[in-house]
Transfer RNA from a Deltaproteobacteria bacterium, 73 nucleotides, folded computationally. Model confidence (mean pLDDT): 80 of 100. It was read from a public genome assembly.

């Protein structure tokens, strides 16, 4: 220098033709218990890496930039 993949909640990851963004773990509250743990119920938490474009509508399609990983030279 060229190419491929990834970027979504605190962490690990889903999200199947574009139609209001989810799970597990963690956190908080409550129940249970002499207490803790475990278990059960509930709650909060997201400008979907940046900027732009297409569209009635974009995490999803297109372009751009950034970061990380790998491949080629």
């Nucleotide at each position: 220098g060229g190419g491929u993949g990834a970027u979504u909640a605190g962490c690990u990851c889903a999200g199947u033709u574009g139609g209001u963004a989810g799970a597990g773990c963690a956190g908080c509250u409550g129940a249970c218990u002499c207490u803790u743990a475990a278990u059960c119920a509930g709650c909060g938490g997201g400008u979907c890496u940046u900027g732009g474009g297409u569209u009635c509508g974009a995490a999803u399609c297109c372009c751009u930039a950034a970061u990380c990983a790998c491949c080629c030279a």